[in-house]
Context: one part of a larger RNA
Molecule: large-subunit ribosomal RNA, domain IV
Organism: delta proteobacterium NaphS2
RNA sequence: CUCUGGUUAAGGAACUCGGCAAAUUGACACCGUAACUUAGGGAUAAGGUGUGCCUCCGUUAGGUGAAGAAAUUUACUUUUGGAGCUGAAGGAGGUUGCAGAGAAAUGGGGGUGGCGACUGUUUACUAAAAACAUAGGACUCUGCCAAGUCGCAAGACGAUGUAUAGGGUCUGACGCCUGCCCGGUGCUGGAAGGUUAAGGGGACUUGUUAUCCAUUUUGUGGAGAAGCAUUGAACCGAAGCCCCAGUAAACGGCGGCCGUAACUAUAACGGUCCUAAGGUAGCGAAAUUCCUUGUCGGGUAAGUUCCGACCUGCACGAAUGGCGUAACGACUUCCCCACUGUCUCAACCAGGGACUCG
Numbered sequence: 001c002u003c004u005g006g007u008u009a010a011g012g013a014a015c016u017c018g019g020c021a022a023a024u025u026g027a028c029a030c031c032g033u034a035a036c037u038u039a040g041g042g043a044u045a046a047g048g049u050g051u052g053c054c055u056c057c058g059u060u061a062g063g064u065g066a067a068g069a070a071a072u073u074u075a076c077u078u079u080u081g082g083a084g085c086u087g088a089a090g091g092a093g094g095u096u097g098c099a100g101a102g103a104a105a106u107g108g109g110g111g112u113g114g115c116g117a118c119u120g121u122u123u124a125c126u127a128a129a130a131a132c133a134u135a136g137g138a139c140u141c142u143g144c145c146a147a148g149u150c151g152c153a154a155g156a157c158g159a160u161g162u163a164u165a166g167g168g169u170c171u172g173a174c175g176c177c178u179g180c181c182c183g184g185u186g187c188u189g190g191a192a193g194g195u196u197a198a199g200g201g202g203a204c205u206u207g208u209u210a211u212c213c214a215u216u217u218u219g220u221g222g223a224g225a226a227g228c229a230u231u232g233a234a235c236c237g238a239a240g241c242c243c244c245a246g247u248a249a250a251c252g253g254c255g256g257c258c259g260u261a262a263c264u265a266u267a268a269c270g271g272u273c274c275u276a277a278g279g280u281a282g283c284g285a286a287a288u289u290c291c292u293u294g295u296c297g298g299g300u301a302a303g304u305u306c307c308g309a310c311c312u313g314c315a316c317g318a319a320u321g322g323c324g325u326a327a328c329g330a331c332u333u334c335c336c337c338a339c340u341g342u343c344u345c346a347a348c349c350a351g352g353g354a355c356u357c358g
Stems, first nucleotide, its partner, number of pairs: 001353008010344002014342001019339001027051005036041001038173001052095006062086003068080004072075001096100001108337004113332002115329002120132002136171007148157003174324004179254003184251002186247005193242003199236002206229003211223005255273005282316001283313001294310005
């Protein structure tokens, strides 16, 4: 010097991102216990008091229950009986130490917000959470050889279940609620018309050629039936798409400009443009607010954080749920009490390293 413990004057968070770490508290009994609340809780809330030993009440209450006695239904019976043993809790008095839960083990507490209802689950080896799950809610599919899933298939799960069942998706206890938009994209339904595949259909075209014609006459040129090939038009032809409706707890979306009231300011009101419709209730500088340390109030001597308001919401908003909410949380913000070597500011003690030798 370092590590692990121990103690500390005065102060007591001045330390620090932050009371991290440490300290405080702690057992049992009695008294006492707020807001709020889903009436269960909150609660060991908070906050107090007591605790050793001896004597007496006292042969304590209680527990256990022997001998003996009686009865008959004669039994490992019933009734009675109380000996002996054991024995709290309490009261009164006394006594004693610095200290009586004499050591060890054994909750610090309170207030206020955020998030998530809760118990639970998770990144084996840097994240335990506000993430996941959850009961509850909703939509949707599925009538049974169910839908869905695995498999080429046989077959299996679903399920030895049957719509109070099973699958999928979203939300996430509970309370109050969940507004407007179906134009786009999905999904469901519809079938009149348009478009439309394979296939059906075979017109037309073309090749070859029997044969015929012409000829500068034995080689060319032209026409060309049937057959066999080639090409394949019109027409017929399902779903889908176009089309017509429905549907948002389906994916999603939910405006701009200008003017106006007898101080000023503001605009209940009016005009206009656009849209499928223009954000309702509730909340709001928020886990969301850029400007921003917004402004006002509270707490502090002093507060970019915190709490309560305001609303100018850059860019909240209603099951991608909105707003509340008792209880709960090794979550997170801020404040207070107690407590302390966290600090002012360091000191000492014990042990292990470090150092020397081996």